[in-house]
RNA sequence: GCCCCUGUAGCUCAGGGGAUAAGAGCAUCAGUUUCCGGAACUGGAGGUCGGAGGUUCGAAUCCUCCCAGGGGCGCCA
Numbered sequence: 001g002c003c004c005c006u007g008u009a010g011c012u013c014a015g016g017g018g019a020u021a022a023g024a025g026c027a028u029c030a031g032u033u034u035c036c037g038g039a040a041c042u043g044g045a046g047g048u049c050g051g052a053g054g055u056u057c058g059a060a061u062c063c064u065c066c067c068a069g070g071g072g073c074g075c076c077a
Base pairs, nucleotide, nucleotide: 001073002072003071004070005069006068007067010026011025012024013023028044029043030042031041032040050066051065052064053063054062
């Protein structure tokens, strides 16, 4: 330098054929329960979907560029 994969909640990930325009588990907070705690159960909060631009009525999803991480090639003539 070229090619491929990954980036979504505090953590691990799903969604990646465009539409009730964002979900699960764990963690966290509150409640129930308990003498207290844990466990269990119920509920809540938490995200500019890596960044910028574009296409579209509508983008996490499609296109371009950039950033970060990982992998492969870079051999002979």